[in-house]
RNA sequence: CAGGAGAAUAGGUUGGGCCGGCAGGCGUGGCCUGUAACCCGAAACCGUCUUUAUGCGGGAACCGAAGCCGAAAGAAGCUGUCAGGAAUCCGCGAAGUCUCAAAAUCCGACCGAGAAGUUCCGCACUCUGGAGCGGGAAUCAUAAUGAACCGGUUGAGGCCGGGAACGGCGCGGACCUAAGUUAUGGUUUUCGCGUUCAGAACCAGCGGGAUGGAGAAGGAUUGUGGGGUUCAACUUUGCGGGUUUUUUUCCGCGACUCGAGGCGCUUCUCCUG
Numbered sequence: 001c002a003g004g005a006g007a008a009u010a011g012g013u014u015g016g017g018c019c020g021g022c023a024g025g026c027g028u029g030g031c032c033u034g035u036a037a038c039c040c041g042a043a044a045c046c047g048u049c050u051u052u053a054u055g056c057g058g059g060a061a062c063c064g065a066a067g068c069c070g071a072a073a074g075a076a077g078c079u080g081u082c083a084g085g086a087a088u089c090c091g092c093g094a095a096g097u098c099u100c101a102a103a104a105u106c107c108g109a110c111c112g113a114g115a116a117g118u119u120c121c122g123c124a125c126u127c128u129g130g131a132g133c134g135g136g137a138a139u140c141a142u143a144a145u146g147a148a149c150c151g152g153u154u155g156a157g158g159c160c161g162g163g164a165a166c167g168g169c170g171c172g173g174a175c176c177u178a179a180g181u182u183a184u185g186g187u188u189u190u191c192g193c194g195u196u197c198a199g200a201a202c203c204a205g206c207g208g209g210a211u212g213g214a215g216a217a218g219g220a221u222u223g224u225g226g227g228g229u230u231c232a233a234c235u236u237u238g239c240g241g242g243u244u245u246u247u248u249u250c251c252g253c254g255a256c257u258c259g260a261g262g263c264g265c266u267u268c269u270c271c272u273g
Base pairs, nucleotide, nucleotide: 001273002272003271004270005269006268007267008266011063012062013061014060015033016032017031018030019029023050024049025048026047027046038059039058040057041056067263068262069261073257074256077253078252080250083247084246085245086244087243088242089241090240091239092238093237094236095235096234097233098227099226100225101224103222104221105220106219107218110215117211118210119209120208121207122206123205126200127199128198129197130196131195132193133192134191135190136189137188138187139186140185141184142183143182144181145180151176152175153174154173158169159168160167161166
């Protein structure tokens, strides 16, 4: 000095990136991606650091002079940007909706057991008015009843005063009355109707008679013409803007793959040459 075996130390590995937020770097959040491969604690009014920033605090495992950095190239994915598509929202504008008339086409309950049309009649429904009936309310009249005391008249008996004449008080009863109740009747008013009369209305209420002799109430669509078209809503459509999503152009970042090159390669013991 070289090789082999063992030990030690420095050291290395246990992931990286993008977005968000910050003056800025990391972490806690979201996303992408890789490995055979760590654990615990706190952290958005936040934790820690300052371009040597690529977390902080505390532990563990493995490797061990092992390794680390890394140009160029490729590359999942991502921010931005350009130009389109789609969905949705907002604003502005246009047309339509609705209705009437006749027409055309079609459908059509019903219809020779007789349609439309014309005409006569009955019933029903709704409204109005009159009559009748029934109920309620108010009021008046008559009758009956009617104040235990606190209403009236009378006042037996009784009580009080008085020598007496007589005076006073006054219960029951009788008569009367207030309020109330009951009955009958009248008036007014109101509500109702298995009543009745009249009028209006019912243009698919129900039904009948006569005439008539084949249609027909109604509906749908189309175009035409008239009206409406203030607001709102809806449908179709044009323009402009926002949001989301998707595809594409370009710039940038980029896990990961590969790796030019660079940095580092220490100490001790034993054995062999």
The prediction has a mean pLDDT of 77. Predicted 3D model of a 273-nucleotide RNA (Archaeal signal recognition particle RNA) from a Nanobdellota archaeon. RNAcentral holds the sequence, with entries from ENA. It matches the Rfam family "Archaeal signal recognition particle RNA". For this family Rfam cites "Towards the structure of the mammalian signal recognition particle" (Wild et al., Curr Opin Struct Biol, 2002). Rfam links the family to the GO terms SRP-dependent cotranslational protein targeting to membrane, signal sequence recognition and signal recognition particle, plasma membrane targeting.